[in-house]
Molecule: transfer RNA
Organism: Verrucomicrobiota bacterium
RNA sequence: GUCUCCGUAGCUCAACGGAUAGAGCCACCCUCUCCUAAAGGGUAGAUGCAGGUUCGAUUCCUGCCGGAGACA
Numbered sequence: 001g002u003c004u005c006c007g008u009a010g011c012u013c014a015a016c017g018g019a020u021a022g023a024g025c026c027a028c029c030c031u032c033u034c035c036u037a038a039a040g041g042g043u044a045g046a047u048g049c050a051g052g053u054u055c056g057a058u059u060c061c062u063g064c065c066g067g068a069g070a071c072a
Base pairs, nucleotide, nucleotide: 001071002070003069004068005067006066007065010025011024012023013022018055027043028042029041030040031039048064049063050062051061052060
């Protein structure tokens, strides 16, 4: 330099183009307990950036940024 794949919550992962983007762990609150742990319930928290297509984009297209790999 060319090509391929990936980028979603603090972490690990989901999400036919269509309902309020969902789950586990973590954090916080409550219940239980003499206290802690365990257990149960609840709360907060995310689509890398900029455009485009579409009635509607996490999803499709283009460019950029970052990461991994292959070839040279």